This is a predicted structure of a 74-nucleotide RNA (transfer RNA) from Paramicrosporidium saccamoebae. Its Rfam family is "tRNA". Rfam classes the family as a transfer RNA. The sequence is in RNAcentral, with records from ENA and Rfam. Model confidence (mean pLDDT): 80 of 100.
RNA sequence: AAUACGAUAGCUUAAUUGGUUAAAGCCGUUUGCUCAUAACAAACAAGUUGCAGGUUCGAAUCCUGCUCGUACUA
Repeated sequence: AAUACGAUAGCUUAAUUGGUUAAAGCCGUUUGCUCAUAACAAACAAGUUGCAGGUUCGAAUCCUGCUCGUACUA
């Protein structure tokens, strides 16, 4: 330098080849249970879907550029 893949909650991952409010587990907070802790149960919080534009009635999803990471080639 070229090519391919990837970036979504604090962490790990979904989201049916564009459609109503982006979902789950772990972690965290609160409550219940217990003499107490753990475990267990319930509720809650946590997202500008890497950044900036474009297409569309509508974008995590399609297109372009950029940033970062991985792999490979030279």